[in-house]
RNA sequence: CCAGAGGGCCGGGCGGCCGCGGGUCCCGCAAGGGACGCGAGGAAAGUCCGGGCUCCACGGAACAACGGUGCCGGGUAACGCCCGGCCGUCCCGCGUGAGCGGGAUGAGGGACAGUGCCACAGAAAGGACACCGCCUGCUUUCGGGCAGGUAAGGUCGAAAGGGUGCGGCAAGAGCGCACCGCGUCCCUGGCAACAGGGGCGGCACGGCAAACCCCACCGGGUGCAAGACCGAAUAGGGGCGGCAUAUGGGCUGGUUCCGGCUCGUCGCCCGGGUUGGUCGCUUGAGCCCCUCCGCAAGGAUGGGCCUAGAGGAAUGGUCGCCCAGUUCCCGCAAGGGGAUGGACAGAACCCGGCUUACAGGCCCUCUGGCAAA
Repeated sequence: CCAGAGGGCCGGGCGGCCGCGGGUCCCGCAAGGGACGCGAGGAAAGUCCGGGCUCCACGGAACAACGGUGCCGGGUAACGCCCGGCCGUCCCGCGUGAGCGGGAUGAGGGACAGUGCCACAGAAAGGACACCGCCUGCUUUCGGGCAGGUAAGGUCGAAAGGGUGCGGCAAGAGCGCACCGCGUCCCUGGCAACAGGGGCGGCACGGCAAACCCCACCGGGUGCAAGACCGAAUAGGGGCGGCAUAUGGGCUGGUUCCGGCUCGUCGCCCGGGUUGGUCGCUUGAGCCCCUCCGCAAGGAUGGGCCUAGAGGAAUGGUCGCCCAGUUCCCGCAAGGGGAUGGACAGAACCCGGCUUACAGGCCCUCUGGCAAA
RNA backbone atom coordinates (compact mmCIF):
# COMPACT_ATOMS: atom_id res chain seq x y z
C1' C A 1 0.00 0.00 0.00
C1' C A 2 -3.93 -3.67 -1.21
C1' A A 3 -7.73 -7.26 0.37
C1' G A 4 -10.78 -9.48 4.22
C1' A A 5 -13.08 -10.04 9.31
C1' G A 6 -14.80 -7.75 13.91
C1' G A 7 -15.97 -3.27 16.69
C1' G A 8 -16.87 2.07 17.42
C1' C A 9 -18.17 7.03 15.47
C1' C A 10 -20.17 10.49 11.83
C1' G A 11 -23.89 10.59 8.38
C1' G A 12 -22.65 17.11 4.46
C1' G A 13 -20.54 22.38 6.44
C1' C A 14 -20.95 27.94 6.52
C1' G A 15 -23.69 32.25 5.13
C1' G A 16 -27.90 35.35 2.75
C1' C A 17 -33.20 35.67 1.60
C1' C A 18 -38.32 33.76 2.00
C1' G A 19 -41.48 30.48 4.79
C1' C A 20 -43.75 26.84 8.80
C1' G A 21 -44.91 25.16 14.37
C1' G A 22 -44.68 26.19 19.58
C1' G A 23 -42.78 29.59 23.70
C1' U A 24 -41.56 34.43 26.24
C1' C A 25 -41.83 39.68 25.96
C1' C A 26 -43.50 44.40 23.66
C1' C A 27 -47.24 47.48 20.72
C1' G A 28 -52.56 47.44 19.68
C1' C A 29 -59.75 48.18 21.86
C1' A A 30 -59.52 44.38 18.37
C1' A A 31 -57.95 42.22 13.91
C1' G A 32 -53.13 41.87 13.83
C1' G A 33 -47.87 43.38 13.96
C1' G A 34 -42.80 43.19 15.97
C1' A A 35 -38.36 41.39 18.83
C1' C A 36 -35.76 37.27 20.98
C1' G A 37 -35.05 32.20 21.54
C1' C A 38 -36.23 26.95 20.44
C1' G A 39 -37.79 23.21 16.75
C1' A A 40 -36.45 15.12 14.63
C1' G A 41 -33.27 10.28 14.55
C1' G A 42 -29.45 6.73 15.01
C1' A A 43 -32.75 4.38 13.82
C1' A A 44 -38.03 8.92 15.39
C1' A A 45 -39.38 2.42 12.07
C1' G A 46 -41.13 -2.89 13.61
C1' U A 47 -44.34 -2.62 18.18
C1' C A 48 -40.75 -7.90 19.73
C1' C A 49 -39.09 -7.81 25.26
C1' G A 50 -38.61 -5.01 30.12
C1' G A 51 -40.40 -0.69 33.10
C1' G A 52 -42.74 4.19 34.70
C1' C A 53 -47.66 6.21 34.57
C1' U A 54 -53.17 5.18 33.99
C1' C A 55 -57.79 2.95 34.83
C1' C A 56 -60.35 -1.82 35.75
C1' A A 57 -60.51 -6.37 38.69
C1' C A 58 -59.02 -8.91 43.16
C1' G A 59 -58.00 -6.75 47.91
C1' G A 60 -53.48 -11.89 52.81
C1' A A 61 -50.60 -15.60 50.55
C1' A A 62 -49.94 -20.17 48.27
C1' C A 63 -51.56 -24.23 45.12
C1' A A 64 -53.86 -25.37 40.38
C1' A A 65 -54.41 -23.72 35.17
C1' C A 66 -52.13 -20.90 31.17
C1' G A 67 -47.86 -18.26 29.19
C1' G A 68 -42.67 -17.24 29.47
C1' U A 69 -37.41 -17.82 30.92
C1' G A 70 -33.33 -21.62 31.58
C1' C A 71 -24.52 -22.95 32.01
C1' C A 72 -22.11 -19.70 36.20
C1' G A 73 -21.09 -14.91 38.38
C1' G A 74 -21.92 -9.74 37.99
C1' G A 75 -24.52 -5.02 36.11
C1' U A 76 -29.42 -2.81 36.09
C1' A A 77 -35.53 0.08 38.28
C1' A A 78 -36.23 -4.32 35.37
C1' C A 79 -35.47 -7.63 31.22
C1' G A 80 -35.63 -12.69 27.01
C1' C A 81 -30.76 -6.86 27.48
C1' C A 82 -25.42 -5.94 28.63
C1' C A 83 -20.42 -7.38 30.74
C1' G A 84 -16.96 -11.09 32.43
C1' G A 85 -16.11 -16.31 32.86
C1' C A 86 -16.96 -21.87 32.00
C1' C A 87 -18.07 -25.77 28.59
C1' G A 88 -19.18 -27.56 23.51
C1' U A 89 -18.58 -26.78 18.09
C1' C A 90 -16.01 -24.44 13.94
C1' C A 91 -11.86 -21.53 11.78
C1' C A 92 -6.78 -19.51 11.80
C1' G A 93 -1.64 -19.28 13.55
C1' C A 94 2.67 -21.54 16.24
C1' G A 95 4.68 -26.32 17.75
C1' U A 96 7.66 -33.07 15.72
C1' G A 97 4.07 -33.71 19.57
C1' A A 98 1.23 -33.36 24.12
C1' G A 99 -0.40 -28.61 23.66
C1' C A 100 -0.41 -23.11 23.46
C1' G A 101 -2.43 -18.47 21.51
C1' G A 102 -6.27 -15.73 18.77
C1' G A 103 -11.20 -15.28 16.56
C1' A A 104 -16.33 -16.65 15.57
C1' U A 105 -20.54 -19.14 17.42
C1' G A 106 -24.37 -21.99 20.75
C1' A A 107 -33.06 -21.75 22.97
C1' G A 108 -26.15 -24.19 26.95
C1' G A 109 -31.41 -27.05 33.11
C1' G A 110 -33.02 -32.53 33.25
C1' A A 111 -32.77 -38.42 28.55
C1' C A 112 -31.88 -44.25 35.36
C1' A A 113 -39.33 -39.98 36.98
C1' G A 114 -42.56 -41.56 33.04
C1' U A 115 -44.61 -41.60 27.88
C1' G A 116 -43.38 -41.02 22.80
C1' C A 117 -40.39 -40.62 18.19
C1' C A 118 -35.83 -42.04 15.26
C1' A A 119 -38.08 -40.90 7.94
C1' C A 120 -35.44 -43.21 3.51
C1' A A 121 -31.94 -46.93 3.08
C1' G A 122 -30.49 -51.24 5.59
C1' A A 123 -30.13 -58.05 7.89
C1' A A 124 -30.75 -55.02 12.12
C1' A A 125 -32.88 -48.28 14.87
C1' G A 126 -32.86 -49.82 20.99
C1' G A 127 -34.92 -55.08 26.46
C1' A A 128 -30.35 -55.20 19.71
C1' C A 129 -29.37 -57.52 15.07
C1' A A 130 -26.43 -62.78 11.38
C1' C A 131 -27.60 -60.08 4.76
C1' C A 132 -22.40 -60.72 2.86
C1' G A 133 -18.01 -62.39 5.05
C1' C A 134 -15.01 -65.43 8.81
C1' C A 135 -14.68 -70.17 11.82
C1' U A 136 -16.30 -75.24 13.41
C1' G A 137 -19.21 -79.70 12.66
C1' C A 138 -22.29 -82.79 9.51
C1' U A 139 -23.42 -83.75 4.49
C1' U A 140 -22.58 -83.59 -0.89
C1' U A 141 -24.41 -85.19 -7.25
C1' C A 142 -18.12 -81.23 -5.38
C1' G A 143 -21.76 -76.29 -7.71
C1' G A 144 -23.20 -76.37 -2.82
C1' G A 145 -26.65 -77.37 1.36
C1' C A 146 -27.89 -77.74 6.74
C1' A A 147 -26.82 -76.74 12.01
C1' G A 148 -24.01 -73.85 15.33
C1' G A 149 -20.36 -69.99 16.80
C1' U A 150 -18.79 -64.93 15.70
C1' A A 151 -20.21 -57.88 15.97
C1' A A 152 -13.01 -58.03 13.98
C1' G A 153 -14.20 -56.77 8.35
C1' G A 154 -18.06 -55.40 4.30
C1' U A 155 -22.95 -53.16 3.20
C1' C A 156 -27.03 -49.09 4.66
C1' G A 157 -27.57 -44.73 7.35
C1' A A 158 -27.68 -38.42 10.52
C1' A A 159 -26.89 -42.32 14.06
C1' A A 160 -25.03 -49.58 14.32
C1' G A 161 -24.57 -50.68 21.77
C1' G A 162 -16.84 -47.30 23.49
C1' G A 163 -11.74 -46.14 20.42
C1' U A 164 -6.39 -47.53 19.23
C1' G A 165 -2.69 -51.24 19.94
C1' C A 166 -0.77 -55.86 21.83
C1' G A 167 -2.10 -60.58 23.51
C1' G A 168 -5.65 -64.30 23.02
C1' C A 169 -8.93 -67.55 20.10
C1' A A 170 -11.32 -72.64 15.69
C1' A A 171 -12.78 -67.69 14.18
C1' G A 172 -13.88 -63.83 17.32
C1' A A 173 -15.27 -60.80 21.38
C1' G A 174 -13.31 -55.94 27.47
C1' C A 175 -12.16 -62.37 26.82
C1' G A 176 -7.19 -60.28 29.23
C1' C A 177 -3.76 -56.01 29.44
C1' A A 178 -1.78 -50.70 28.34
C1' C A 179 -3.33 -45.83 26.94
C1' C A 180 -7.55 -42.66 25.73
C1' G A 181 -12.84 -42.11 26.64
C1' C A 182 -16.98 -43.12 30.16
C1' G A 183 -19.20 -43.98 35.10
C1' U A 184 -18.48 -43.58 40.35
C1' C A 185 -15.91 -42.18 45.09
C1' C A 186 -12.29 -39.02 47.25
C1' C A 187 -8.67 -34.92 47.35
C1' U A 188 -7.03 -30.02 45.59
C1' G A 189 -8.18 -25.10 43.27
C1' G A 190 -12.34 -21.79 42.20
C1' C A 191 -18.05 -17.65 45.12
C1' A A 192 -19.78 -20.74 41.07
C1' A A 193 -20.23 -22.93 36.17
C1' C A 194 -16.07 -26.04 36.07
C1' A A 195 -10.87 -27.60 35.99
C1' G A 196 -6.68 -30.75 37.68
C1' G A 197 -5.08 -35.24 40.28
C1' G A 198 -5.75 -40.14 42.60
C1' G A 199 -8.54 -44.82 43.71
C1' C A 200 -12.25 -48.22 42.00
C1' G A 201 -15.48 -50.33 37.94
C1' G A 202 -14.80 -53.89 31.94
C1' C A 203 -18.61 -50.48 30.13
C1' A A 204 -23.54 -50.64 32.55
C1' C A 205 -26.09 -45.15 30.60
C1' G A 206 -27.35 -44.29 21.63
C1' G A 207 -29.91 -39.60 19.97
C1' C A 208 -34.23 -36.15 20.30
C1' A A 209 -37.14 -32.03 25.69
C1' A A 210 -37.37 -25.92 19.12
C1' A A 211 -42.17 -33.79 21.38
C1' C A 212 -45.27 -34.39 25.73
C1' C A 213 -43.22 -34.02 30.36
C1' C A 214 -40.18 -33.02 35.14
C1' C A 215 -37.51 -29.21 38.06
C1' A A 216 -36.41 -24.02 39.37
C1' C A 217 -37.76 -18.96 38.75
C1' C A 218 -41.06 -14.95 36.73
C1' G A 219 -45.98 -13.14 35.18
C1' G A 220 -53.64 -10.10 37.08
C1' G A 221 -55.70 -7.29 32.74
C1' U A 222 -55.50 -2.54 29.97
C1' G A 223 -52.96 1.09 26.83
C1' C A 224 -52.38 8.71 26.50
C1' A A 225 -58.19 7.07 21.50
C1' A A 226 -55.12 5.50 29.18
C1' G A 227 -57.44 8.81 32.38
C1' A A 228 -59.11 13.64 35.17
C1' C A 229 -61.78 18.32 34.97
C1' C A 230 -64.94 22.42 32.71
C1' G A 231 -68.91 22.48 29.86
C1' A A 232 -72.35 26.36 24.62
C1' A A 233 -76.19 26.69 20.94
C1' U A 234 -79.50 22.94 19.63
C1' A A 235 -82.12 18.27 20.03
C1' G A 236 -83.50 14.40 23.57
C1' G A 237 -84.71 12.68 29.08
C1' G A 238 -86.67 13.53 34.19
C1' G A 239 -89.18 16.44 38.24
C1' C A 240 -92.40 20.48 40.08
C1' G A 241 -95.97 24.28 39.05
C1' G A 242 -99.55 27.17 35.83
C1' C A 243 -102.91 26.95 31.62
C1' A A 244 -105.44 23.71 28.17
C1' U A 245 -108.50 18.97 27.15
C1' A A 246 -110.37 14.13 24.13
C1' U A 247 -117.48 13.85 20.45
C1' G A 248 -110.19 15.83 18.93
C1' G A 249 -105.09 14.85 16.67
C1' G A 250 -101.20 11.16 15.35
C1' C A 251 -99.60 5.97 14.53
C1' U A 252 -101.54 1.14 13.62
C1' G A 253 -104.45 -4.26 12.86
C1' G A 254 -106.44 -5.33 5.92
C1' U A 255 -110.52 -0.35 3.67
C1' U A 256 -116.02 1.17 6.36
C1' C A 257 -117.49 -1.03 10.87
C1' C A 258 -114.91 -2.61 15.30
C1' G A 259 -110.39 -2.33 18.06
C1' G A 260 -105.07 -1.21 20.14
C1' C A 261 -101.16 2.49 21.55
C1' U A 262 -100.14 7.59 22.39
C1' C A 263 -100.70 13.10 23.50
C1' G A 264 -100.40 19.98 24.02
C1' U A 265 -98.10 24.57 25.78
C1' C A 266 -95.37 27.97 29.18
C1' G A 267 -91.95 28.79 33.36
C1' C A 268 -88.29 27.01 36.84
C1' C A 269 -85.02 23.16 38.36
C1' C A 270 -82.07 18.46 37.78
C1' G A 271 -79.10 14.99 35.11
C1' G A 272 -76.48 12.44 30.88
C1' G A 273 -74.29 13.03 25.99
C1' U A 274 -72.10 15.38 21.03
C1' U A 275 -68.88 19.66 19.08
C1' G A 276 -65.35 22.40 21.95
C1' G A 277 -61.73 23.82 25.91
C1' U A 278 -58.07 22.69 30.02
C1' C A 279 -54.89 19.09 32.28
C1' G A 280 -52.22 14.52 31.59
C1' C A 281 -47.39 16.69 28.36
C1' U A 282 -42.45 16.35 29.00
C1' U A 283 -37.30 17.85 34.72
C1' G A 284 -36.29 12.68 33.28
C1' A A 285 -33.87 5.42 35.86
C1' G A 286 -32.32 13.13 31.67
C1' C A 287 -27.66 15.16 28.83
C1' C A 288 -22.28 16.85 28.99
C1' C A 289 -17.46 17.16 31.62
C1' C A 290 -13.62 16.16 35.64
C1' U A 291 -11.98 12.82 39.52
C1' C A 292 -12.20 8.04 41.97
C1' C A 293 -13.65 2.54 42.09
C1' G A 294 -14.23 -1.71 38.65
C1' C A 295 -10.89 -6.34 33.58
C1' A A 296 -15.70 -4.78 31.79
C1' A A 297 -20.96 -3.83 31.72
C1' G A 298 -21.36 -0.10 35.16
C1' G A 299 -21.24 2.65 39.96
C1' A A 300 -20.04 6.96 43.35
C1' U A 301 -18.77 12.18 44.23
C1' G A 302 -18.46 17.17 42.29
C1' G A 303 -19.52 20.93 38.48
C1' G A 304 -22.39 22.66 34.30
C1' C A 305 -27.01 22.52 31.09
C1' C A 306 -32.66 22.61 29.98
C1' U A 307 -32.80 20.50 24.62
C1' A A 308 -40.05 19.78 20.02
C1' G A 309 -44.39 18.92 23.07
C1' A A 310 -49.04 21.08 18.56
C1' G A 311 -54.22 19.59 16.38
C1' G A 312 -53.69 14.24 12.04
C1' A A 313 -49.39 16.69 12.96
C1' A A 314 -44.44 22.38 11.89
C1' U A 315 -39.16 21.11 11.45
C1' G A 316 -39.14 23.42 4.55
C1' G A 317 -37.67 26.12 -0.07
C1' U A 318 -34.08 28.86 -2.78
C1' C A 319 -29.26 31.22 -3.85
C1' G A 320 -23.81 31.63 -3.11
C1' C A 321 -19.13 29.46 -1.43
C1' C A 322 -16.93 24.97 0.20
C1' C A 323 -16.31 19.26 1.26
C1' A A 324 -16.61 13.94 -0.09
C1' G A 325 -18.29 11.01 -4.50
C1' U A 326 -19.28 10.24 -9.98
C1' U A 327 -18.16 11.88 -14.84
C1' C A 328 -16.39 14.89 -19.21
C1' C A 329 -12.67 18.16 -21.60
C1' C A 330 -7.46 20.31 -21.99
C1' G A 331 -2.40 18.79 -20.68
C1' C A 332 3.58 14.34 -21.55
C1' A A 333 3.07 15.47 -16.45
C1' A A 334 2.24 18.55 -12.31
C1' G A 335 -2.22 20.59 -12.74
C1' G A 336 -6.47 23.49 -14.74
C1' G A 337 -11.72 23.95 -16.28
C1' G A 338 -16.96 22.17 -16.59
C1' A A 339 -21.32 19.16 -15.39
C1' U A 340 -23.64 16.34 -11.74
C1' G A 341 -24.12 15.49 -6.75
C1' G A 342 -25.09 13.43 -0.40
C1' A A 343 -28.33 7.32 1.86
C1' C A 344 -32.23 5.07 5.16
C1' A A 345 -35.94 7.67 6.89
C1' G A 346 -40.05 11.47 9.82
C1' A A 347 -41.22 12.66 16.98
C1' A A 348 -47.38 11.93 18.55
C1' C A 349 -47.22 9.84 26.92
C1' C A 350 -42.16 8.74 28.47
C1' C A 351 -37.76 5.61 29.43
C1' G A 352 -34.15 0.99 28.96
C1' G A 353 -33.16 -2.77 25.24
C1' C A 354 -33.48 -5.95 20.83
C1' U A 355 -34.38 -6.35 15.62
C1' U A 356 -34.75 -4.34 10.80
C1' A A 357 -33.32 -0.19 6.83
C1' C A 358 -29.03 2.85 5.48
C1' A A 359 -25.24 6.26 -0.28
C1' G A 360 -20.76 7.63 1.59
C1' G A 361 -16.76 8.76 5.06
C1' C A 362 -13.40 8.40 9.49
C1' C A 363 -10.97 5.66 13.57
C1' C A 364 -9.28 1.11 16.34
C1' U A 365 -8.00 -4.24 16.58
C1' C A 366 -6.86 -8.79 14.08
C1' U A 367 -5.62 -11.86 9.63
C1' G A 368 -3.51 -12.53 4.70
C1' G A 369 -0.66 -10.62 0.38
C1' C A 370 3.10 -7.34 -1.94
C1' A A 371 7.27 -3.92 -1.45
C1' A A 372 11.25 -1.57 1.31
C1' A A 373 14.51 -1.10 5.59